The RNA shown here (transfer RNA) has 73 nucleotides and comes from a Pseudomonadota bacterium. The same sequence occurs in records of 3 taxa. It matches the Rfam family "tRNA". The family's RNA type in Rfam is transfer RNA. The prediction has a mean pLDDT of 83. The organism belongs to Pseudomonadota, within Bacteria.
RNA sequence: GGGCCUGUAGCACAGUUGGUAAUGCGCCGCAUUCGCAUUGCGGAGAUCACCGGUUCGACUCCGGUCAGGUCCA
Repeated sequence: GGGCCUGUAGCACAGUUGGUAAUGCGCCGCAUUCGCAUUGCGGAGAUCACCGGUUCGACUCCGGUCAGGUCCA
């Protein structure tokens, strides 16, 4: 320098003919307990790596950039 893959909540991840982003752990509150843990119920938290384009509408399609992984030189 070139090819391919990945980037979504604190962490791990799901999400296809493009249509209001799901789940587990963790966190907060309540109940339970003498207290803790466990368990149950409820809640907060992600403008989807970044910048543009297409579209009525983009995590999703297209271009570029950045970061990580892998292969080739």